[in-house]
RNA sequence: AGAGUUUGAUCCUGGCUCAGGACGAACGCUGGCGGCGUGCCUAAUACAUGCAAGUCGAGCGGACUUAACUUUCGGGUUGGGUUAGCGGCGGACGGGUGAGUAACACGUAGGCAACCUGCCUAUAGGGACGGGAUAACUACCGGAAACGGUAGCUAAGACCGGAUAGGUGCUCCUGGCGCAUGCCGGGGGCAAGAAACGCGGAGCAAUCUGUGGCCUAUAGAUGGGCCUGCGGCGCAUUAGCUAGUUGGUGGGGUAACGGCCUACCAAGGCGACGAUGCGUAGCCGACCUGAGAGGGUGACCGGCCACACUGGGACUGAGACACGGCCCAGACUCCUACGGGAGGCAGCAGUAGGGAAUCUUCCGCAAUGGACGCAAGUCUGACGGAGCAACGCCGCGUGAGUGAUGAAGGUUUUCGGAUCGUAAAGCUCUGUUGCCAGGGACGAACAGCUAGGGGAGUCACUGCCCUUGGUGUGACGGUACCUGAGAAGAAAGCCCCGGCUAACUACGUGCCAGCAGCCGCGGUAAUACGUAGGGGGCAAGCGUUGUCCGGAAUUAUUGGGCGUAAAGCGCGCGCAGGCGGCCAUUUAAGUUUGGUGUAUAAGCCCGGGGCUCAACCCCGGACCGCACCGAAAACUGGGUGGCUUGAGUGCGGGAGAGGAAAGUGGAAUUCCACGUGUAGCGGUGAAAUGCGUAGAGAUGUGGAGGAACACCAGUGGCGAAGGCGACUUUCUGGACCGUAACUGACGCUGAGGCGCGAAAGCGUGGGGAGCAAACAGGAUUAGAUACCCUGGUAGUCCACGCCGUAAACGAUGAGUGCUAGGUGUCGGGGGUUUCAAUACCAUCGGUGUCGCAGCUAACGCAUUAAGCACUCCGCCUGGGGAGUACGGUCGCAAGAUUAAAACUCAAAGGAAUUGACGGGGGCCCGCACAAGCGGUGGAGCAUGUGGUUUAAUUCGAAGCAACGCGCAGAACCUUACCAACCCUUGACAUGGGACGUAUGGGCUUCAGAGAUGGGGUCCUUCACUUCGGGUGGCGUCCACACAGGUGCUGCAUGGCUGUCGUCAGCUCGUGUCGUGAGAUGUUGGGUUAAGUCCCGCAACGAGCGCAACCCCCAUCUUCAGUUGCCAUCAUUUAGUUGGGCACUCUGGAGAAACUGCCGGUGACAAGCCGGAGGAAGGCGGGGAUGACGUCAAGUCCUCAUGGCCCUUACGGGUUGGGCUACACACGUGCUACAAUGGUGGUGACAAUGGGUCGCGAGGCUGCGAGGCCAAGCUAAUCUCAAAAAGCCAUCUCAGUUCGGAUUGUACUCUGCAACUCGAGUACAUGAAGUUGGAAUCGCUAGUAAUCGCGGAUCAGCAUGCCGCGGUGAAUACGUUCCCGGGCCUUGUACACACCGCCCGUCACACCAUGGGAGUUGGUUCUACCCGAAGCCGGUGCGCUAACCGCAAGGAGGCAGCCGACCACGGUAGGGUCAGUGACUGGGGUGAAGUCGUAACAAGGUA
Repeated sequence: AGAGUUUGAUCCUGGCUCAGGACGAACGCUGGCGGCGUGCCUAAUACAUGCAAGUCGAGCGGACUUAACUUUCGGGUUGGGUUAGCGGCGGACGGGUGAGUAACACGUAGGCAACCUGCCUAUAGGGACGGGAUAACUACCGGAAACGGUAGCUAAGACCGGAUAGGUGCUCCUGGCGCAUGCCGGGGGCAAGAAACGCGGAGCAAUCUGUGGCCUAUAGAUGGGCCUGCGGCGCAUUAGCUAGUUGGUGGGGUAACGGCCUACCAAGGCGACGAUGCGUAGCCGACCUGAGAGGGUGACCGGCCACACUGGGACUGAGACACGGCCCAGACUCCUACGGGAGGCAGCAGUAGGGAAUCUUCCGCAAUGGACGCAAGUCUGACGGAGCAACGCCGCGUGAGUGAUGAAGGUUUUCGGAUCGUAAAGCUCUGUUGCCAGGGACGAACAGCUAGGGGAGUCACUGCCCUUGGUGUGACGGUACCUGAGAAGAAAGCCCCGGCUAACUACGUGCCAGCAGCCGCGGUAAUACGUAGGGGGCAAGCGUUGUCCGGAAUUAUUGGGCGUAAAGCGCGCGCAGGCGGCCAUUUAAGUUUGGUGUAUAAGCCCGGGGCUCAACCCCGGACCGCACCGAAAACUGGGUGGCUUGAGUGCGGGAGAGGAAAGUGGAAUUCCACGUGUAGCGGUGAAAUGCGUAGAGAUGUGGAGGAACACCAGUGGCGAAGGCGACUUUCUGGACCGUAACUGACGCUGAGGCGCGAAAGCGUGGGGAGCAAACAGGAUUAGAUACCCUGGUAGUCCACGCCGUAAACGAUGAGUGCUAGGUGUCGGGGGUUUCAAUACCAUCGGUGUCGCAGCUAACGCAUUAAGCACUCCGCCUGGGGAGUACGGUCGCAAGAUUAAAACUCAAAGGAAUUGACGGGGGCCCGCACAAGCGGUGGAGCAUGUGGUUUAAUUCGAAGCAACGCGCAGAACCUUACCAACCCUUGACAUGGGACGUAUGGGCUUCAGAGAUGGGGUCCUUCACUUCGGGUGGCGUCCACACAGGUGCUGCAUGGCUGUCGUCAGCUCGUGUCGUGAGAUGUUGGGUUAAGUCCCGCAACGAGCGCAACCCCCAUCUUCAGUUGCCAUCAUUUAGUUGGGCACUCUGGAGAAACUGCCGGUGACAAGCCGGAGGAAGGCGGGGAUGACGUCAAGUCCUCAUGGCCCUUACGGGUUGGGCUACACACGUGCUACAAUGGUGGUGACAAUGGGUCGCGAGGCUGCGAGGCCAAGCUAAUCUCAAAAAGCCAUCUCAGUUCGGAUUGUACUCUGCAACUCGAGUACAUGAAGUUGGAAUCGCUAGUAAUCGCGGAUCAGCAUGCCGCGGUGAAUACGUUCCCGGGCCUUGUACACACCGCCCGUCACACCAUGGGAGUUGGUUCUACCCGAAGCCGGUGCGCUAACCGCAAGGAGGCAGCCGACCACGGUAGGGUCAGUGACUGGGGUGAAGUCGUAACAAGGUA
């Protein structure tokens, strides 16, 4: 520090996801040791049991006990111990928890001239004198208990009276000080108003003295109380809140200020700088993260607050409204004798419950700290320790070295090997930790006691203080640590291995099982599932889940945006707010700077130190912020004075569909009346509905009425926008130019607010010609609630009032300044020029266009910015849900505005690129259409296919590009299919062992359908050799490796092939352009069959294609003449022979054609047109040749081949059957339907080819197919071989002398065999068919058509296929249309690419959500009722020790009663938030469903 994911690819926007760190964690698997930490986050739920706050006898009286002494034996005295009670101090600390609390609760900085403070410290002083009770105790009584009642006795440092003192209050006099209220002193008077002793020492005593305690005052320290500034949550779908409320006066109350409380008076107070309400939450130091700014958190440790079963209340006290105190109410639990009582773990352990989840009912007061005490000491679940838990951090170990036959074994394999792997074993070492044994701490300093010494003080001693020696205290713990012994012995797992992300193979599985953080894997070869081997990572842990920060510049202060991606309010005016020109002066709020205080400790950071290191701990230093005191004065702010350039005013001009009102006008439509006039009009793609003989339409005249204003008219004008268009008048707004007289910053923006605001719509009243939602009819259509047509109502128009929205768009907020230009236009004035018109120049304001810099993701913007800057406002933060629901506001309504969530997806999107596509455009080709000729589709048959059938009808091919295709030839074989029978190392290959030497062949016989099996007979009897036998070969048998498979996968493959298409295309290098995909080149202008060539051009070149080079044909030359040829010469039936090679022909080598020549045209090009010559002319004709690629096209059944499957069978053999079936459908053909023909006759003329298991002349024979004999020929020699169309004659339009199917009979040939199932022959039979619907095919010249001939395959079988020649046409105007293709361009939401994409209803399932008669609960408000405990106030009928009084009585007090306040509770009515609810609304998701086709192309109506 980034990465993955939208696309065919690209750039951008944008979300989602990952890699990091952290945790009081939990879960899964695993687990050796130690140190240091941490451990109920949930139910502030309920708690059994034990403990957690007591102590003091040196405050008091008793009681019990014990020792000594004494005794008159009753007892007494003294000492020790224990202690219920009275009394003192402490239970307000320590410990727990985070429910409540949005608050002066907390943090921070201040204030108190408005306060308190026990114990402690210091200073000063005091402590003379009295009194009455009461618990304990005893007696009696009540009660189950808890606990009481009555009577009696008694003490105090308990309580009370009174004296005195400083102090306090009031009052008088007086000094000083302060920001205000006020504060600090001095003096006089009056009033009320303190105390307590205990334990020691000395002394006969008085008394002295020590120590602790007590009282008063002052001061300090410590701790608290109150007040204030500032700071830290969400929601505005919470906008108004408030009656003790805000203030004042009097009074009360408090330690103290204060509406804190009360009476009266006034009417205030808070709030958009967010009051009030609701929700949530303890706050901070800090902790986590982050580069930081920030964000998140508030466990442990520390500070503060709040709470203690829930609610209320006070008492005591220095301190509480009190966790282990009290009273009351409530809920719950327990005891009960039913009358009544008891309780509060959010202390430490522990239990139940809840939960994913959180520990021992441990040891000790040895240390530190606390309470009490003079002290010893007691108490202390604070604390110190141990236990449990990998919960976290840190450290250590599980061994080290050597060791290659690279062991065995596992895995894999191309079978060679590779890998685990120096890993192991083996050998040599070491001994951490654990186990065992021995030693063994630090933490301990004390206090006290004891023996000395010293100091202050005292008359002196004790005592006090300091000090020395001794004594003396350890839970942890026989622990840490040290030493020794033995032994490699006891100690490794977890996750991952498709990319991100380090790490790969095999098997299993087969869209199953499963995985998954995102993208995504799995449908038979899965590096993604499961297992194994191997590898990677971390390691006593490793993964997963959850949460937070980061990455995320994805809320952007640092540090983002708003033309098209989400985002500028429709437009203006304008309050608050924010921002604001020039000069001078002042101030010092902001700002900068120095100092002071604070910023607890701990933590973080830095520097040291201690545990063996580290974690951990200790010491020192430093940092943020705030406040105060100074200083500076540039900038911002405040004050004052001035200026004119911003802004405004005045004056002078001109432009304009700017607005409002009133009036006027002409053209046109429609309607009405009349005239003329006759059969149609109208409308459409075509029609019909409609109108018209009752006279339409057309035409003429006149009239009515409403609405809109042709031409001018213009990227012209005006307006803020919406918008504004005939003319005239009136009223009126704004802008512009010129001038420089006036004001003197008066400005800009603008949340709320106010106003304007197209169309449609609404209300009331008018108006209504045309147009026209709805509606009706006619068409179209599968349908057509549409598009088209005929009608037609609201509405459109006017007045007044609403609505308040639009793609209200420049999809671009307003203002100001700056930053190259060119050109057009509108308004104004200026300069030069001209007689003028005009032209030119510069200028202000508007409005367009092109373009530089710059910006932008790109497109594009570009002085009218989307550039460079500043100011202010509005808005955005993934898509869907949704601009929806609910709530609020507005509205008559329609609806508008404000505006979510659950849920769901991993995208949605912008711009541009390459393709593909378009019922887009342009250009151009092709038998593509057109023009022609002949067919197919109808018939019969042949053949192939589908379907059906079958035991099997083997398999494949499927639009073009499957279907006379694989098959160049299924009777057996072929053959792969079916039935039956048979074989199992096999029909075939290699290897081992044993045997034999061979064995092979012929003939024959038996069983059998045959394979096969058994027998007979005849012939034959291996090579090398070291001569031992071995080796090789062959055969048989045996066992195993294996053979074999036309079994599967053409979607695992090779090879081969089809197709677009013989279409003209497809690419590359370098350069250039672009952020990039890509573009350029290859586009453009011409031209061509052609990306063929030329020209131009940021391109220049090149490659694969095209063309050419190759073959055949057409002409000629030359060479060569046999089997070919024969002109000349002989010869002949015959080129038969002699002869010849001239010709034909054959087959070698050449020539020839190149737009080369001429003319025209074109751009001086390429080329095109015409011509000449030529056998051939513009590619001369034909063939071979098939670019990059497309179709997962075809073929595993040609072959090869991975993987899978079968192995007495899915292999092999045999016989028979089947592939030849047959209601039917299709393709390709043949033959026809006839006279351009049939039949008969007829010695016209080819070419390509084949032939020895062959072709077979010729002869004989048969009607014929053929048969019998047989010459020649391994072929330019012989032969197949007859060419046929042709010509001549006949038939005369008919189911025929057409047509030949079908069938019968008799034959021929091939073959082991023609039944299923061959071909042919003869005779007989003589079907359909009279030119073929919709539709559709081929062909442009030696072509179509027509005619025959040959060949492959093959025993036989050809209408098929591949070839050959004969005869031999018609037509092409042309490119509008159909099909296919090429190039350019355009649109696109397509990219599996239009056979694409995609929308909505309906049906089904699931999910969340709104409404909903209601219903249940929480919370809150208002009014009223009740009113416990308690403080306060009142009262003084009851009771009453201290004081007064001789007494009566009084003062005072208590109970009681009354009143106010008030918790719980109740009644009634509201608000609000949740849960639930028959039914209902839409929404989302879902593999396939239904109906249509809305959108994307002109998407077929933009």